[in-house]
RNA sequence: CUCCACGUAGCUUAACGGCAGAGCACACGGCUGUAGCCCGUGAGGUUGCCGGUUCAAAUCCGGCCGUGGAGA
Numbered sequence: 001c002u003c004c005a006c007g008u009a010g011c012u013u014a015a016c017g018g019c020a021g022a023g024c025a026c027a028c029g030g031c032u033g034u035a036g037c038c039c040g041u042g043a044g045g046u047u048g049c050c051g052g053u054u055c056a057a058a059u060c061c062g063g064c065c066g067u068g069g070a071g072a
C1' cells in the first nucleotide's frame, strides 16, 4: 500500500429495512439469624464517527477511525 471480517449496555452478545432484546455484573425488594444461593422489580444504549438511499436504517451504500486477519 491492497484485500477481507468485525465495531450494539460495564462485560459477553441477539435483532427478515418496521417498538433495540437477553445473560452476567449493578441497585432495590422478597426469602434467611446474617451473607450467599434462589425469586421478583428496576436502572443502564445518541447501535464507533460523518454523510447518502428510503415513508422508515443497528441493518443497505460511500468515506473516515479503531481492532483482528491475509497478501505484497
Stems, first nucleotide, its partner, number of pairs: 001071007010024004018055001026042005048064005
The RNA shown here (transfer RNA) has 72 nucleotides and comes from a Nanobdellota archaeon. The prediction has a mean pLDDT of 84. Its Rfam family is "tRNA". Rfam links the family to the GO term triplet codon-amino acid adaptor activity. It is annotated as a transfer RNA.